[in-house]
Context: one part of a larger RNA
Molecule: small-subunit ribosomal RNA, 5' domain
Organism: uncultured prokaryote
RNA sequence: UUGAACGCUGGCGGCAGGCUUAACACAUGCAAGUCGAGCGGUAACAGAGAUAGCUUGCUAUCUGCUGACGAGCGGCGGACGGGUGAGUAAUGCUUGGGAAUAUGCCUUAUGGUGGGGGAUAACUUGGGGAAACUCAAGCUAAUAUUCCUACGGGAGAAAGAGGGCCUAUACUUGUAAGCUCUUGCUAUUGGAUGAGCCUAUGUCGGAUUAGUUAGUUGGUGAGGUAAUGGCUUACCAAGACUACAAUCCGUAGCUGGUUUGAGAGGAUGAUCAGCCACACUGGGACUGAGACACGGCCCAGACUCCUACGGGAGGCAGCAGUGGGGAAUAUUGGACAAUGGGGGAAACCCUGAUCCAGCAAUGCCGCGUGAGUGAAGAAGGCCUUAGGGUUGUAAAACUCUUUCGCUGACGAAGAUGAUGACUGUAGUCAGUAAAGAAGCCCCGGCUAACUCCGUGCCAGCAGCCGCGGUAAUACGGAGGGGGCUAGCGUUAUUC
Repeated sequence: UUGAACGCUGGCGGCAGGCUUAACACAUGCAAGUCGAGCGGUAACAGAGAUAGCUUGCUAUCUGCUGACGAGCGGCGGACGGGUGAGUAAUGCUUGGGAAUAUGCCUUAUGGUGGGGGAUAACUUGGGGAAACUCAAGCUAAUAUUCCUACGGGAGAAAGAGGGCCUAUACUUGUAAGCUCUUGCUAUUGGAUGAGCCUAUGUCGGAUUAGUUAGUUGGUGAGGUAAUGGCUUACCAAGACUACAAUCCGUAGCUGGUUUGAGAGGAUGAUCAGCCACACUGGGACUGAGACACGGCCCAGACUCCUACGGGAGGCAGCAGUGGGGAAUAUUGGACAAUGGGGGAAACCCUGAUCCAGCAAUGCCGCGUGAGUGAAGAAGGCCUUAGGGUUGUAAAACUCUUUCGCUGACGAAGAUGAUGACUGUAGUCAGUAAAGAAGCCCCGGCUAACUCCGUGCCAGCAGCCGCGGUAAUACGGAGGGGGCUAGCGUUAUUC
């Protein structure tokens, strides 16, 4: 010094931190949705209208007409945020350079936004299955959907939606064409943002690891990528690294920092911030601006669960929580009020990010457990040379005060107009009564603090030196004293 633990003890508050071990296995709930102003629609709810029954104010049915909206198609987001440190000694990180790149949303600027066709889910009908789910036929929409191919490639921009207005046109009502506003879409352009790549420097231990390497090192052609490149492939050459430590083995995420120290240096990398890697184990691609994707897909494996035995389902190193491991580490809490994120034109919805609360003295800081007066130096305890000394102004008693606590009343800021989980919180006022609040370790030397009794090399103590065998300041108890104080000591750990 600490992310500590253990023993004894424990009043309050503020601020911070809380699985360092099994990257062990996980019951349950929640953690990523949203848009009807893209689309066809209408399962539920509400309104309106219609029809029927009639107990004339109810019931039933119908109508997407309206508010809305389950499921579905479509868009954007699920690549952020959150977790963990297994792997990694360099494809990482740190600091500084560089050129051969692409970048959704945002932003600067200039244009465009024309015409046509075919499907499909939902839905209906029928079938299979225990289930998960799935098959066939028929119907329909779009901001969904390109076509040709000799499979090498080539050609190909675009999409609409919502509100308002009738002034020349049409029906002559108000709508449509139209006008206008908003927002999309598309092409090119500059920027911003985040990202990929190359390179230099530094980056633990072992030489009882001295040689290593065949896509290996370089070139040419071809392929591939957003892009450079043995990145891949065919051919050619025989190179490349290495005692300035290659290769191999062990250990380890790196940094800003943290801790110690006068510094140099040493140790360390919890929380917070930046980067990297991983998401049951291993592999793979798809979609996409971006992933080789924690709560997406496929395959293999181990494990767990369901099964009608044919077949299926799952992945907490998200937040809580459970078992296990361990000396050891918390609630299956509240709210989206704030800050931020996703979607949306907005209202708003979602958000275990976040903001708060709960638990435990885990740490740091602050406060309290009373203050003044008070000698008969009371009683009691302990010691005694039996005179007395000491505990000790300590107590009692008297006089005060009320921090904190408790009780009652009021009551913010955090919120720009509204909206407050925290919370009747912080705070203010009144009341209450010294009232509810002190322990732990030590006293041989180092090291502040001494006597008596018990024990008798026993019981025991101990960090080191060492104490104990009948007068123990060292063991155990007591009185007294010393230290720190809501803590104190021990153990571990770093300097």